[in-house]
């Protein structure tokens, strides 16, 4: 770095370093920030993997639960939104078009597992 799968509207500090821009990349948007952001560290949340307890199945799978000492994760705003296709409603226009809205997929990505 690819490839498979599962999740991505819910939760989480008035703490400590530090000192400038951040919110993944392009573009529009709209936002967070010297009342200290982005980062780290602590703390907390979560329960993805691992342990554990049961049930089913049998060759180590599956499906439930609780718990949270252990590997990661997350701790602004739906993955902030939008962008591609499809569609509902709505307005103007009518040349089967424009612009707004909601929905569904898709594609990008994030994180966890497994694979190469």
């Nucleotide at each position: 770095c690819u490839c498979u799968u599962a999740u991505c509207a819910c939760g989480a500090g008035u703490g400590g370093c530090g000192g400038a821009g951040g919110g993944a990349a392009u573009a529009g948007g709209c936002c967070c920030u010297a009342c200290g952001a982005u980062g780290c560290c602590c703390g907390g949340c979560a329960a993805c993997c691992a342990a554990c307890a049961g049930g089913c199945a049998u060759a180590u799978g599956u499906c439930u639960g609780g718990a949270a000492a252990g590997g990661u994760g997350c701790u602004a705003a739906a993955u902030c939104c939008u962008a591609c296709a499809g569609u509902u409603c709505u307005g103007c226009a009518u040349u089967u078009g424009c612009a707004g809205u909601g929905c569904u997929g898709g594609a990008a990505g994030a994180u966890g597992a497994g694979a190469g």
Source information:
The RNA shown here (SAM riboswitch aptamer (S box leader)) has 116 nucleotides and comes from Planococcus sp. ISL-109. NCBI's taxonomy places the organism under Bacteria, Bacillota, Bacilli, Caryophanaceae, Planococcus.